[in-house]
Context: one part of a larger RNA
RNA sequence: AGAGGAACUCUGGCGGCGUGCCUAACACAUGCAAGUCGAACGGAGUUAUUUUGGAAAGUUCUUCGGAACUGGAAUCUAUAACUUAGUGGCGGACGGGUGAGUAACGCGUGAGCAAUCUGCCCUUGGGUGGGGGAUAACAGCCGGAAACGGCUGCUAAUACCGCAUAACGCAACGGGAUGGCAUCUUCCUGUUGCCAAAGAUUUAUUGCCCUUGGAUGAGCUCGCGUCUGAUUAGCUGGUUGGCGGGGUAACGGCCCACCAAGGCGACGAUCAGUAGCCGGACUGAGAGGUUGAACGGCCACAUUGGGACUGAGACACGGCCCAGACUCCUACGGGAGGCAGCAGUGGGGAAUAUUGCGCAAUGGGGGCAACCCUGACGCAGCAACGCCGCGUGAUUGAAGAAGGCCUUCGGGUUGUAAAGAUCUUUAAUUAGGGACGAAAAAUGACGGUACCUAAAGAAUAAGCUCCGGCUAACUACGUGCCAGCAGCCGCGGUAAUACGUAGGGAGCAAGCGUUAUCC
Numbered sequence: 001a002g003a004g005g006a007a008c009u010c011u012g013g014c015g016g017c018g019u020g021c022c023u024a025a026c027a028c029a030u031g032c033a034a035g036u037c038g039a040a041c042g043g044a045g046u047u048a049u050u051u052u053g054g055a056a057a058g059u060u061c062u063u064c065g066g067a068a069c070u071g072g073a074a075u076c077u078a079u080a081a082c083u084u085a086g087u088g089g090c091g092g093a094c095g096g097g098u099g100a101g102u103a104a105c106g107c108g109u110g111a112g113c114a115a116u117c118u119g120c121c122c123u124u125g126g127g128u129g130g131g132g133g134a135u136a137a138c139a140g141c142c143g144g145a146a147a148c149g150g151c152u153g154c155u156a157a158u159a160c161c162g163c164a165u166a167a168c169g170c171a172a173c174g175g176g177a178u179g180g181c182a183u184c185u186u187c188c189u190g191u192u193g194c195c196a197a198a199g200a201u202u203u204a205u206u207g208c209c210c211u212u213g214g215a216u217g218a219g220c221u222c223g224c225g226u227c228u229g230a231u232u233a234g235c236u237g238g239u240u241g242g243c244g245g246g247g248u249a250a251c252g253g254c255c256c257a258c259c260a261a262g263g264c265g266a267c268g269a270u271c272a273g274u275a276g277c278c279g280g281a282c283u284g285a286g287a288g289g290u291u292g293a294a295c296g297g298c299c300a301c302a303u304u305g306g307g308a309c310u311g312a313g314a315c316a317c318g319g320c321c322c323a324g325a326c327u328c329c330u331a332c333g334g335g336a337g338g339c340a341g342c343a344g345u346g347g348g349g350a351a352u353a354u355u356g357c358g359c360a361a362u363g364g365g366g367g368c369a370a371c372c373c374u375g376a377c378g379c380a381g382c383a384a385c386g387c388c389g390c391g392u393g394a395u396u397g398a399a400g401a402a403g404g405c406c407u408u409c410g411g412g413u414u415g416u417a418a419a420g421a422u423c424u425u426u427a428a429u430u431a432g433g434g435a436c437g438a439a440a441a442a443u444g445a446c447g448g449u450a451c452c453u454a455a456a457g458a459a460u461a462a463g464c465u466c467c468g469g470c471u472a473a474c475u476a477c478g479u480g481c482c483a484g485c486a487g488c489c490g491c492g493g494u495a496a497u498a499c500g501u502a503g504g505g506a507g508c509a510a511g512c513g514u515u516a517u518c519c
Base pairs, nucleotide, nucleotide: 002518003517006515007514008513010511013390014389015388016387017386018385019383020382021348026346027345028344030343031342032341035090036089037088040087041086043084044083045082046081047080048079049078057070058069059068060067061066097301098300099299106226107225108224109223110222111221112220113219116218117217121214122213125210126209127208128207129163131161132160138153139152140151141150142149143148169194170193171192172191173190174189175188176187177186179184199206200205227273228272229271234264235263236262239261240260241259242258244256245255246254276298277297278296279295280291281290282289283288303324304323305322306321307320326337327336328335329334354380356379357378358377362376363374364373365372366371393423394422395421396420403414404413405412406411427460429455430454431453432452433451437446463508464507465506466505467504468489469488470487474503475502476501477500478499484491485490
């Protein structure tokens, strides 16, 4: 000198674009952040229409028993629209947060899988036949303070289970060919065995099952690279390898039985400390050094520890179970909870924002769709936290005014500076108009915003640090090794350009300076 997720002092006009708990992965009140489908299903409810039905009530007559007419309730049937607790499907494995752990195939880079899986999507070839038994909802009864639960009975499905069908699918065995990298791969062929389905509707579609290839995503393996300490030198028992099995989508001590005694290490094992990694960022002429906020990729985690279930995918932030700590409710028997999602609160701290608006756009989930959901996202609010831009006026104006300061008392300086005169109106203000963002129609949170036009008036807008040398900028007074200054050298003990004040000056400027950190 530069830099920043900075903080602090003094000061502070506007706009654009960004950024904003670096500390306690501390604890969390409250609200919201993942739902959706009635075109899978049976119910329940509302409304409208229709059918059955004929009550209350009224009128007339009456022989007081009743009769006739009007009236339309409860109820029944069907249709249509709407709502939705439950069963069922898809999605809650994405999106969003954080960096605790991790020195590791975690990450980066380059290869490999002849050792693998992949819902939705695209694509190839086929199929969708015929049955069964349940169960929630519901009803009744019961238990419990609650959370919730039990028993009995009824019922549906694209829920569940057999059967049929069965190949270019899968498995075993046999033959032939091909390729390779050892196990083997690929193709052709023969025999045997095995496996499926679901319907819906507005009749145009769409779904379901098996299968081929793809795309996307994921899993695994390997080469190389990846901080400090030897005042850590030895470490290791599923340890290293084999055979056989189990398990997995898949290879593998991943797990198990048996057998062998191996494996790693001064080319730094083990141990200890520190740390998420990278694209990048800062600095530097470069080499390098430092760093990993924001944005993007990967990983790990979700109160702490452990576990599996479901599923194409999790060992699952807003799922389940167990244990621990903590908080809350309780009728003391038992229950409920998890902000490292968005806001917000307490606490810690030098320090870091609104319990805002909207799904209009982009994107995501569900749905044929209409649409619903979306604190992702788009916006607005707060903060000079950063970068960038603009303004705080322009021209003229010498009696070089007054005042201040200095003075050799002549004057000098502040200084064209002010006043005065003539202009301008950016921004701010007021008024009027008013978007793009929205691809046929409709739909705009932002927003009456940006922008345009008009109006008035210099009007509303400058500070901070420094002036001994380094280093641009000097005098007076006060003080008297005191008070104080200081980045280094050093100033101050009676004329201090170094302390304090004033005048003047220098620098930067909506900022200026200081502190800590990096180069």